[in-house]
Model confidence (mean pLDDT): 82 of 100.
This is a predicted structure of a 73-nucleotide RNA (transfer RNA) from a Microcaldota archaeon.
Its Rfam family is "tRNA". Rfam links the family to the GO term triplet codon-amino acid adaptor activity.
The source organism's lineage runs through Archaea, Nanobdellati and Microcaldota.
RNA sequence: GGACCCGUAGUCUAGCGGUUAGGACGUUCCCCUCACACGGGAAAGAUCCCCGGUUCAAAUCCGGGCGGGUCCA
Numbered sequence: 001g002g003a004c005c006c007g008u009a010g011u012c013u014a015g016c017g018g019u020u021a022g023g024a025c026g027u028u029c030c031c032c033u034c035a036c037a038c039g040g041g042a043a044a045g046a047u048c049c050c051c052g053g054u055u056c057a058a059a060u061c062c063g064g065g066c067g068g069g070u071c072c073a
Stems, first nucleotide, its partner, number of pairs: 001072007010025004018056001027043005049065005
């Protein structure tokens, strides 16, 4: 320098154009217990990396950046 893949809550991850962006772990509260753990219930938490475009409508499609990974030179 080139090609390809990825970028979603604190962490991991699902979601291949239309609804309140779903789940697990973690966090907080309640129940349980003498207490802790386990277990049960509830809650908070994501401008979906950034900018622009297409569309009635974009996390999802397109372009350009930024970051990470793999391969080639």